[in-house]
The RNA shown here (transfer RNA) has 68 nucleotides and comes from Snodgrassella alvi. RNAcentral records the identical sequence in 2 taxa. The coordinates come from a structure-prediction model, not an experiment, and the mean pLDDT is 82.
């Protein structure tokens, strides 16, 4: 100094409250199965505190981890 957001890979920046791929489940469709196509679930945004009307988002500490 940089990183921590779904099971996994990451998105997500004048602060208005979270999303995409895969993956999983159901439904299409097939003689049955892939694949495709359609939707469901599925998140204390590592933890604790401050600032603010209002925080993944700023700011301070602590925990892991990565580089020098």
């Nucleotide at each position: 100094u940089c990183c921590a957001u779904a099971g996994c890979u990451c998105a997500g920046u004048u602060g208005g409250a979270a999303g995409a791929g895969u993956g999983u489940c159901g439904g299409u469709u097939u003689c049955c199965g892939a694949a495709g196509c359609c939707g469901g679930a599925g998140g204390u945004c590592a933890c604790a505190g401050g600032u603010u009307c209002g925080a993944u988002c700023c700011c301070u500490g602590u925990u892991g981890g990565g580089u020098g």
The sequence is in RNAcentral, with records from MGnify.